This is a predicted structure of a 473-nucleotide part of an RNA (small-subunit ribosomal RNA, 3' major domain) from Capsicum pubescens.
Rfam family: Bacterial small subunit ribosomal RNA. Its family is annotated with structural constituent of ribosome and ribosome in the Gene Ontology.
Taxonomically the source falls in Capsicum (Eukaryota, Streptophyta, lamiids, Solanoideae).
[in-house]
Context: one part of a larger RNA
RNA sequence: UGACGGAGGCCCGCACAAGCGGUGUAACAUGUGGUUUAAUUCGAUGCACAGCAAAGAAACUUACCGAGGCUUGACAUACCGCGAAUCCUCUUGAAAGAUAGGGGUUCCUUCGGCAACGCAGACACAGGUGGUGCAUGGCUGUCGUCAGCUUAUGUCGUAAGGUGUUGGGUUAAGUUUCACAAUGAGUGAAACCCUUGUGUUUAGUUUCCAUAGUUGAGUUUGGAACCCUGAACAGACUACCGGUGAUAAGCUGGAGAAAGGUGACGAUGAUGUCAAGUCAUCAUGCCCCUUAUGCCCUGGGUGACACACGUGCUACAAUGGCCGGGACAAAGGGUAGCGAUCCCGCGAGGGUGAUAUAACCCUAAAAACCCGUUCUCAGUUUGGAUUGCAGGCUGCAACUCACUGGAAUAAAGCCGAAAUCACUUGUAAUCGCCGGUCAGCCAUACGGUGGUGAAUUCGUUCCCGAGCCUUGU
Numbered sequence: 001u002g003a004c005g006g007a008g009g010c011c012c013g014c015a016c017a018a019g020c021g022g023u024g025u026a027a028c029a030u031g032u033g034g035u036u037u038a039a040u041u042c043g044a045u046g047c048a049c050a051g052c053a054a055a056g057a058a059a060c061u062u063a064c065c066g067a068g069g070c071u072u073g074a075c076a077u078a079c080c081g082c083g084a085a086u087c088c089u090c091u092u093g094a095a096a097g098a099u100a101g102g103g104g105u106u107c108c109u110u111c112g113g114c115a116a117c118g119c120a121g122a123c124a125c126a127g128g129u130g131g132u133g134c135a136u137g138g139c140u141g142u143c144g145u146c147a148g149c150u151u152a153u154g155u156c157g158u159a160a161g162g163u164g165u166u167g168g169g170u171u172a173a174g175u176u177u178c179a180c181a182a183u184g185a186g187u188g189a190a191a192c193c194c195u196u197g198u199g200u201u202u203a204g205u206u207u208c209c210a211u212a213g214u215u216g217a218g219u220u221u222g223g224a225a226c227c228c229u230g231a232a233c234a235g236a237c238u239a240c241c242g243g244u245g246a247u248a249a250g251c252u253g254g255a256g257a258a259a260g261g262u263g264a265c266g267a268u269g270a271u272g273u274c275a276a277g278u279c280a281u282c283a284u285g286c287c288c289c290u291u292a293u294g295c296c297c298u299g300g301g302u303g304a305c306a307c308a309c310g311u312g313c314u315a316c317a318a319u320g321g322c323c324g325g326g327a328c329a330a331a332g333g334g335u336a337g338c339g340a341u342c343c344c345g346c347g348a349g350g351g352u353g354a355u356a357u358a359a360c361c362c363u364a365a366a367a368a369c370c371c372g373u374u375c376u377c378a379g380u381u382u383g384g385a386u387u388g389c390a391g392g393c394u395g396c397a398a399c400u401c402a403c404u405g406g407a408a409u410a411a412a413g414c415c416g417a418a419a420u421c422a423c424u425u426g427u428a429a430u431c432g433c434c435g436g437u438c439a440g441c442c443a444u445a446c447g448g449u450g451g452u453g454a455a456u457u458c459g460u461u462c463c464c465g466a467g468c469c470u471u472g473u
Base pairs, nucleotide, nucleotide: 003473004472005471007470008469009468010467012465013464015460016459019423021421022420023419026314028312029311030310031309032308033307034305035304043052064300065299066298068296069295070294073125077124079121081119082118083117087102088101089100091098092097108113127289128288130287131286132285136283137282138278139277140276141274143272148187149186150185151184152183153182154163155162156161166179167178168177169176193266195264196263198234199233200232201231202230203229204228207224208223209222210221212219237260240254241253242252243251244250303442316416320375321374323372324371325370326369332363333362334361342351343350344349382413387408389406391404392403429452430451431450432449433448434447435446
C1' cells in the first nucleotide's frame, strides 16, 4: 500500500422486514448429470452452466457411428495433353459413382491461340468442427450502472509512499457546497441519443368528419375543426412562494402545470477482478493427420432410460367447468408469400382464387370480460396424461422421429416437508395477440404487444452483497 477480520462507525440495494404470487408435490415439455450404446458429435458447470451456444436435429443441417467409395482431392492458384460446354438416352448400384451410345459445335482472333467448362497426368499444394482459450487477437459474462479509477505541478516522508481523493453538510452519484498544503486536469456519474406522456405550427391520403346513398360499399360530394399519422418547434430549470439549513449546497410543504424534483422506459457498462467463457462464428502462433484426423454417399444416431437436478407449462376446481348470445386492443407480418368470398366436410382440411407491392386488401377470431342456461362439492360435467381406431397436411420420405382434427380410452393430482425465487405501480398477478427461425414442426421456448389490474413498505436489529472512514494482522 492492499487484502482479510464471527473489529468499530456511517450509508445503500426487493438484502431483510411488510405484502403478493410462485418453485419444491402430480403429469407432461425441455435442458443437464449419470447410465446405456456401434454412435448416443462437441462446448457451457457456484452466484456468472443447465428452454445455454441452438432465431427451430425426419434427409440436409451434422461435426458422431455402421457400410460402400475417392486420393492433386468437394474448394484455390499455377503446368502439360485431349475435347468446347450445357443436353438426351441405355446398363449397373442403396446412393455416391461406374458404363455404353446419341446429339452438338459457340465468343474473340494477328488463325499461332485465348476465354469458360469437362476429362486424364505430374509436381508445388489443398483440406482438417484435429490439440492447446494456460501461447493469442477479437467478442462476451461477472462484480455493477456499483461510484469509483487516475494524472500534472506543488508539498510531506531517507524510502516504499502520503497529500489532492480526507473533514462538516448534502446527493441516486468523487453530485455539490463549505473548510483544508494543496492548486488544476482527465475518465467514469450526469447531460447529449431512441421511445413514451402535453401543446403549437405545418402537411391531409389509404386516416378522420359531415352530406347524399342506403342503413352495405374499395361508393358520391364537400371539408381538415376533431381523431390519427409524418415533420419541425415549444415545454421542467428547484424557475416561483412558505418553512428549514451555516447567509451555502440542499431538504421539506405549496401554487400553477400534461408532466416536479433523474417525469417513465431503453441504449450507453470507468480503472480493473475471475490464467472466467469461446481455437466449433471468425482470425491466428506452435504441435499433429496427409490413400487420412481430408473428401463423397447411403442408413442410423444426436430423440436411448433404473434414476438425480434445473427451467417451464397444465392442474388439483364453484372468484370454477360446459353451452348459447354480445362488446372493446396494440404492435407486427405478407408476392416462391398473406389469402377474402362462395361451395364440400362434424372438424383438421379440400376446391375456387377477389383485392392488396399494403394507414387501402389479407392475416384477424382478440381473450380474460358482460348477459343468460346448466352442473352443486364428487376424483365430479374437475383434471387431462396414456393407449388403440379410423382421418388430414407438409415433404423425395413422417417406422425409428413431425404437426394436426374426430369419436373412444380417462392415469396421477384434493394446494405440496426441509428449503427457496421474483416483484414497490400501470409494477405483481392474470388474459389473449403477433413476430423471427421455418417446406413442416416437437414453441409450453425466446423476443415484442396491448387488455384487466392489486397488496404492502413500521423500519435497518438480523441474513446476503456493495461503498467510505477508522482500527488489528